[in-house]
Context: one part of a larger RNA
RNA sequence: CUGGGCGUAAAGCGUCUGUAGGUGGUUUGAUAAGUCAACUGUUAAAUCUUGAGGCUCAACUUCAAAAUCGCAGUCGAAACUAUUAGACUAGAGUAUAGUAGAGGUAAAGGGAAUUUCCAGUGGAGCGGUGAAAUGCGUAGAUAUUGGAAAGAACACCGAUGGCGAAAGCACUUUACUGGGCUAUUACUGACACUCAGAGACGAAAGCUAGGGUAGCAAAUGGGAUUAGAUACCCCAGUAGUCCUAGCCGUAAACUAUGGAUGCUAGAUGUUGGACAGAUCGACCUGUUCAGUAUUAAAGCUAACGCGUUAAGUAUCCCGCCUGGGAAGUAUGCACGCAAGUGUGAAACUC
Numbered sequence: 001c002u003g004g005g006c007g008u009a010a011a012g013c014g015u016c017u018g019u020a021g022g023u024g025g026u027u028u029g030a031u032a033a034g035u036c037a038a039c040u041g042u043u044a045a046a047u048c049u050u051g052a053g054g055c056u057c058a059a060c061u062u063c064a065a066a067a068u069c070g071c072a073g074u075c076g077a078a079a080c081u082a083u084u085a086g087a088c089u090a091g092a093g094u095a096u097a098g099u100a101g102a103g104g105u106a107a108a109g110g111g112a113a114u115u116u117c118c119a120g121u122g123g124a125g126c127g128g129u130g131a132a133a134u135g136c137g138u139a140g141a142u143a144u145u146g147g148a149a150a151g152a153a154c155a156c157c158g159a160u161g162g163c164g165a166a167a168g169c170a171c172u173u174u175a176c177u178g179g180g181c182u183a184u185u186a187c188u189g190a191c192a193c194u195c196a197g198a199g200a201c202g203a204a205a206g207c208u209a210g211g212g213u214a215g216c217a218a219a220u221g222g223g224a225u226u227a228g229a230u231a232c233c234c235c236a237g238u239a240g241u242c243c244u245a246g247c248c249g250u251a252a253a254c255u256a257u258g259g260a261u262g263c264u265a266g267a268u269g270u271u272g273g274a275c276a277g278a279u280c281g282a283c284c285u286g287u288u289c290a291g292u293a294u295u296a297a298a299g300c301u302a303a304c305g306c307g308u309u310a311a312g313u314a315u316c317c318c319g320c321c322u323g324g325g326a327a328g329u330a331u332g333c334a335c336g337c338a339a340g341u342g343u344g345a346a347a348c349u350c
Base pairs, nucleotide, nucleotide: 004321005320006319007304008303012318014201015200016199017198021194022193023192025088026087027086028085029084030083031082033081034080035077036076038074039073040072041071042070049065050064051063052062053061054060091191092188093187094186095184096183097182098181099180103177104176105175106174107173108172109171110154114150115149116148117147118146119145120144121143125136126135162169163168206247207246208245209244210243211242215241216240220236221235222234223233258317259316260315261314262313263312266295267294268293269292270291271290272289273288274287275286276285277284299306300305323350324349325348332343333342334341335340
């Protein structure tokens, strides 16, 4: 290499779009490139194989036959692949009519809470902890009433619920906008699947510039605890968290489970549709499509478990794995303002 694998043992790219490539529905004709059959030529000798012979046997050796898997040519076959000319509608898409949704972007509005400020009442504590102290307070705090301002997040509804490729998305309204699902089967007629490279998006933290800063809070200061306490607890508190424009490109980016398409028992919820029955109507019953869950037969699995949303059974394409450590390190290259990221060894050692 072949073989074997990738939920948890090493191993599915964070997710998508998509080029080359690989693979590809039903049917008719043609061609004969692949494919298959026959024949011819070539495939040096030695070697290998088989049958005989010679050294006492064997190794060794002589003779003969076979073989020499390939290549080229001639003549054929036409099932499959391919090419080409047509046809089809079950895949895919378009159209029409509906429909659910925290899908996205922008703008406007809202109430509760918090903090601060102003004013009134009031008069000694408040706060905090296991216990305290630092801290705040007679320059009037905490509490309470009225008013004002600011920033951030949106209780209940709320769900095992919904949407999105993933990251993710929840107060209300409006504007613009993407996708899904269902039904009619009206149109196109294989237009499909997967994708090396490439491109786009990508939590949090972090970076650059300009704003903003209520609460929270790395760093930092102080108080405790302790043998010590660079911590856990407490009082403060700056970056940051928020907005705008750019960068970064990583996560236990997890379902630790790549995508597509078929096939293979059921039962029970639930979300969005359609149809039928029943009904005044809602509720209800049944069938069916698309999701989302629980349980489970067969089957699979080392076991745990998975089980029509498969880890069952098959086909196609991509990615990845090959003992532990050294090491996601060194080096080179690329990207980045930097932090660093991507790619990624070996010596040595067990």
Small-subunit ribosomal RNA, central domain from an uncultured bacterium, 350 nucleotides, folded computationally. Rfam family: Bacterial small subunit ribosomal RNA. Its family is annotated with ribosome and structural constituent of ribosome in the Gene Ontology.